[in-house]
C1' cells in the first nucleotide's frame, strides 16, 4: 500500500415503536429499546424519494451510486 470479510476477539452504530423536546411539513435532537449494519463514519455530488410558507426553499446517508476517512482479522 491493495484486496476480501468465511472464521475469531475486543468493541461500535441502532430500524420499527414508545416519552420528551424543537420544526408548518418532511424530518431533526436526546432518553428508552433492538430489526438489522464491516462502513449503518462524514459529505446532498449524480440517479430517487418526501415536505411546505413554492422559493435562488427544506428535509432524507439505514434507497443506489460517488468522493473522503476509519477498527479488527485474513490474503
Nucleotide at each position: 500500500a491493495a484486496g476480501u470479510g468465511c472464521a475469531a476477539a475486543g468493541g461500535g452504530c441502532a430500524a420499527a415503536c414508545c416519552g420528551c423536546u424543537c420544526g408548518c411539513a418532511a424530518g431533526a435532537g436526546u432518553g428508552g429499546g433492538a430489526c438489522g449494519c464491516a462502513a449503518a463514519g462524514u459529505c446532498a455530488c449524480a440517479g430517487g424519494g418526501c415536505c411546505c410558507c413554492c422559493g435562488a426553499g427544506g428535509c432524507c446517508g439505514g434507497c443506489u451510486g460517488g468522493a473522503c476517512u476509519g477498527c479488527c482479522a485474513c490474503u
Predicted 3D model of a 75-nucleotide RNA (c-di-GMP-I riboswitch aptamer) from an Actinomycetota bacterium. Taxonomically the source falls in Actinomycetota (Bacteria, Bacillati). Of the family's consensus pairs, 94% are formed in the model.